[in-house]
RNA sequence: GCCGGUGUAGCUCAGAGGCAAGAGCGCACGGCUCAUACCCGUGUCGUCUAGGGUUCGAGUCCCUACACCGGCACCA
Repeated sequence: GCCGGUGUAGCUCAGAGGCAAGAGCGCACGGCUCAUACCCGUGUCGUCUAGGGUUCGAGUCCCUACACCGGCACCA
């Protein structure tokens, strides 16, 4: 440099055009316990990478950029 994939909560991910974006883990508080852990309940937090486009409507489709991952190429 070329090709492909990924980008959504603190972490791992789901959501693949249409009611107000979710789960598990984590964290906080409470319950349970002599106590801790487990377990149970409640709560917590999102400019959905950025910009633009299409659409009545975009996390979802298209374009560009950026970041990361993989493959290929190049390079002494």

This is a predicted structure of a 76-nucleotide RNA (transfer RNA) from a Candidatus Poribacteria bacterium. Taxonomically the source falls in Candidatus Poribacteria (Bacteria, Bacteria candidate phyla). It matches the Rfam family "tRNA". The family's RNA type in Rfam is transfer RNA. From the family's description: Transfer RNA (tRNA) molecules are approximately 80 nucleotides in length.